Bacterial RNase P class A from Halofilum sp. (in: g-proteobacteria), 353 nucleotides, folded computationally. Its Rfam family is "Bacterial RNase P class A". Rfam's curators write: Ribonuclease P (RNase P) is a ubiquitous endoribonuclease, found in archaea, bacteria and eukarya as well as chloroplasts and mitochondria. It is annotated as a ribozyme. The prediction has a mean pLDDT of 75. It is recorded under the gene name rnpB. The sequence is in RNAcentral, with records from ENA.
[in-house]
Order: sequence, then structure tokens, then C1' cells
RNA sequence: GGAGCCGGUGCGACAGCCGCUCCCGUCCGUGAGGCGGGGGAGGAAAGUCCGGGCUCCAUAGGGCAGGGUGCCAGGUAAUUCCUGGGCGGCGCGAGCCGACGGAAAGUGCAGCAGAGAGCAGACCGCCUAAGCCAUCCUCGGAUGGCCGGUAAGGGUGAAAGGGUGCGGUAAGAGCGCACCGCGUCGGUGGUAACACCCGGCGGCACGGUAAACCCCACCCGGAGCAAGGCCAAAUAGGGGAACGAUCACGUGGCCCGCGUGGUUCCCGGGUAGGCCGCUGGAGGCGGAUGGUGACAUCCGCCCAAGAUGAAUGGCUGUCCACGACAGAACCCGGCUUACAGCCGGCUCCACGA
Repeated sequence: GGAGCCGGUGCGACAGCCGCUCCCGUCCGUGAGGCGGGGGAGGAAAGUCCGGGCUCCAUAGGGCAGGGUGCCAGGUAAUUCCUGGGCGGCGCGAGCCGACGGAAAGUGCAGCAGAGAGCAGACCGCCUAAGCCAUCCUCGGAUGGCCGGUAAGGGUGAAAGGGUGCGGUAAGAGCGCACCGCGUCGGUGGUAACACCCGGCGGCACGGUAAACCCCACCCGGAGCAAGGCCAAAUAGGGGAACGAUCACGUGGCCCGCGUGGUUCCCGGGUAGGCCGCUGGAGGCGGAUGGUGACAUCCGCCCAAGAUGAAUGGCUGUCCACGACAGAACCCGGCUUACAGCCGGCUCCACGA
């Protein structure tokens, strides 16, 4: 000088004045009251993407469908999160990234280029041993053609059916061999994933793609605080009781009967409205112990918004480095995304002394 990782802070600070909301105390004129005191947005309150608590509904158990997850072990209330490890990739390195089961069950897909793209393919090149034909000829061959052989070399492509070497051959080829790679069986180490400069076997059968269908294993009931519960007015309607002329109307030719109509009281459901849920919790901070760590246990201390037309604001003055992203709405644990500036710690690389 450059880089990697981690942590903290983050309405700029202080003072004064005026407001808003919740809680406590107090006063009397008892109410939308006055006075005094105290609390009052975030690291992401955001996206609502996961997981859980809580509430109501459903539910014997199992299966199908649908969705999710997917190396191993651990942590946790739980997770798709976190920690540690393995494997693969990137980086000189500190370190970073990975939906990371299965493509020797099946199906599907693959633009352009290319001769050929899936149980492959002769475009160029290489070869002419064997067979056939023609020509020449010193009669044994030579040259050319046909029929062919060949995946070593070139070329196309993201990808062309192991790599290097030796042998082999007409030229070639795992055709043979050695080494490397691959597969498989065993051994050793490891809880496991997996690893091995260990041994045997197999000439190699097995290209890619599963956030394509699919297969395998595991997990998942639904809705959400407008959940849900309690109190409960007026008006209308429902049920019941009592009172009274035994009245009026309807039915009917008439009587009995039946129905409707009055007043008062009670009961129950629901609406307006109010209250609870509603913030003391898987809580925070500090320490000790155990653990590589995530985390756990114990001890001590602390209480830090709770609104519901929905508060957390405005003005003035002084100072500075002139101030980002952004506002709770049942709660908690994560992930992701946004973010000006400032502070701190550890590590790596290069150069110089």
C1' cells in the first nucleotide's frame, strides 16, 4: 500500500419552550378534568420467505393426492436456520461459494456448427495385407481402380465412447502390456459423510441434464389477534309470566272454540360501544462451569412502547465532521433485502528499512 473476516454505533449533540400517548401519585368542581413524576420505534420495526408459541376449528389409525426438504454429525421449542466436519469449485493467501441423494429403473430434452450427438460417426487424412478388374512387365512384381480397413492425426462443438508410453499391425485399435484414472470387493482409520503412497478382481461395460418428468428417504391437518373470549344501550323482532273490560276485529248463519290486538315485568341472542387477549418473555445484561463451536446449566442484577383514526412531534438558540436506509400493531427465533458516516479487533499478500 492492497485485501479477507468479525464486532460496535447509527431520529448528530446540548439547552429552553409548546404538544401527543401510556402508567403512577394527588386534588375536588367527578370529567374526554387540573397538577406533579416516570416510560415512549429499529438494526433492519421492511419483504411476509421459513420455523415455533398462542387461539379457534377439525381429528382413532393408515393410505392416495399435493407441497417441501435432500453429504454427515451435532445444536435448538422448531426450521429450509446455526455450529463443526466431509466432498467439489474459485483464490498466491487470509478466505469465499455450493438444493451437494439417484442418470450401470424407465421416459423426455439438447440451438448453432459438424460427416457423425447416443447402444455414434469415414469430411480431410492414413492403409492396400486378403479378394476382383485393367495396364505394364525383367513373370516375380509395380501402378491405378473397385471392394474395403482404420477412431492414431486434422477439423466442428460446451461435450466426439479413458490418458501417457512401449509392443503390435498393411494402417490402426485395451488388440496386448506397464503406469495413471475408473468401477467393484475386501482391509485399515473415522460415530458418520468420507479418506488411504493398502491388497485382490474387471480391459473399461458407465457422456450431459432430475430448481425436466420420475425413483428413493424423511417431514407437513386448516385458518389466523379482523385469532378468540367477556360485558352490553336504543330501536326492531323472539320466548315467558302477570293484570283487565271478558272489550274489539277476523273465521262462521249463530254459539262454543281458534287467531290477532293492550299495559307492566322478566329471560335469551345479536348490533353500536366498552373490556380482555396486550406485552414479564424459549426476555435482557454480567459472571462461573462444560463444550473446538453452535449452545447448555447455575448464580446475580434489571424491567426497557403497547397505540386503535391509531401517540413517539414541532419551534428557537449554540456547536460539529452538516447527518444513510427507514416507522411498532399478538409475540419470539431465523433468512433475505436497504443503508451516509464513524469506531474497534484479528488475519493474509506485496514492497521497503
Lineage of the source: Bacteria > Pseudomonadati > Gammaproteobacteria > Chromatiales > Halofilum.